[in-house]
Context: one part of a larger RNA
RNA sequence: UGACGGUCCCCGCACAAGCAGCGGAGCGUGUGGUUUAAUUCGAUGAUAAGCGAAGAACCUUACCUGGACUUGACAUGCUUGUGACCGCCUGUGAAAGCAGGUUUUUCUUCGGAACACAUGCACAGAUGUUGCAUGGCUGUCGUCAGCUCGUGCCGUGAGGUGUUGGGUUAAGUCCCGCAACGAGCGCAACCCUCGUCGUUAGUUACUAUGUCUAGCGAGACUGCUCCUAAAAGGGGAGAGGAAGGUGGGGAUGACGUCAAGUCAGCACGGCUCUUACGUUCAGGGCUACACACACGCUACAAUGGUCUAUACAAAGGGUUGCGACGACGCGAGUCCGAGCUAAUCCCAAAAAGUAGGCCCCAGUUGGAAUUGCAGGCUGCAACUCGCCUGCAUGAACGCGGAGUUGCUAGUAAUCGCAGGUCAGCACACUGCGGUGAAUACGUUCCCGGGGAUUGUACA
Repeated sequence: UGACGGUCCCCGCACAAGCAGCGGAGCGUGUGGUUUAAUUCGAUGAUAAGCGAAGAACCUUACCUGGACUUGACAUGCUUGUGACCGCCUGUGAAAGCAGGUUUUUCUUCGGAACACAUGCACAGAUGUUGCAUGGCUGUCGUCAGCUCGUGCCGUGAGGUGUUGGGUUAAGUCCCGCAACGAGCGCAACCCUCGUCGUUAGUUACUAUGUCUAGCGAGACUGCUCCUAAAAGGGGAGAGGAAGGUGGGGAUGACGUCAAGUCAGCACGGCUCUUACGUUCAGGGCUACACACACGCUACAAUGGUCUAUACAAAGGGUUGCGACGACGCGAGUCCGAGCUAAUCCCAAAAAGUAGGCCCCAGUUGGAAUUGCAGGCUGCAACUCGCCUGCAUGAACGCGGAGUUGCUAGUAAUCGCAGGUCAGCACACUGCGGUGAAUACGUUCCCGGGGAUUGUACA
């Protein structure tokens, strides 16, 4: 000087006060384990486990079985040879491949060149290994308030001081004091967005100065009043105001820690394979199932279920696309194909809500798993292994032990909508709006963090 333990001060949905959950059930997804020819690989307390994967039928695909190729699926150069390449046909085959046939070059200074194939050589190739050789990127402590430097001063030195102290703040934020005086990276501000007003413009929006859309600007600064305080920095109450003391949200992550994660995004050193650890094809597997864990969905009902009628969004996407109307079908869907390169047309019905009817507390008109049959869609192809519809079937489940999670306001809870991925497939993810709470006395305790101080046989 640190680390650890003690003491003191302070903060955080950390506890407390509340609300809704998880842990019990069924199902979905991931993981462990087990199994398997293979169930490819990685991620493993917090900081792995709806994670890489924004979507495994083939492909993807890296795994397994079997069939093939060997200058190679891909790049560059050289040697020799042939003449185009592409395409078409035949045999064999599961395909890849192998064997054969057919068609067929351009420019030229006639040396050759371009292109392609074959041959040989350099080489290619490797999702093989090492994240403990690395770059880059990322998680975490933590959006915590810290981490340092120059000069000076103190100390033999390691080092200290500054950065400690008294106040204050969300903040090493600011003020005062002080052997310190300054400075840098962080904090804050500058950036985006929402909320108010003014103004400009306006298509496809609009009855309208309005709403809306796109710009530009104004506005908030403890500026004003009172109290408090130490005169400073501030704190409390109030006025005005759309907004008040950081107005709400986002982006932004200091020095560093964990030899944290990633050689399978990519790059890259070393090592290893080279008729195979490379390449290609078919089929299978990644979808297995006694079990254990994690994260979700649906419920156990009457603040509900169901039927009929009816109202109100936002944000997105669309030309190999979105696809109205009309017709057919109980329905999934099909036929037709208007309009739209989109503030124009379409996806598009928002749902919870509201009005009325039925159900009458039951394993039920709750709950939907499971299974049978019949269909639809995508796609060469739904057996392994997709999604959806109709009819039938109608399991567990009557609110969940110890324990444990999220959340402080337009939040939680609840209700739908859209998008990316994508041929098809969403209970996941990322966004969007609708309805809309309860509680916070307080900091003793649990967890994490910041500061001061003290002890130590630790470094």
Model confidence (mean pLDDT): 84 of 100. Small-subunit ribosomal RNA, 3' major domain from an uncultured prokaryote, 459 nucleotides, folded computationally. Its Rfam family is "Bacterial small subunit ribosomal RNA". The RNAcentral record of the full RNA draws on ENA.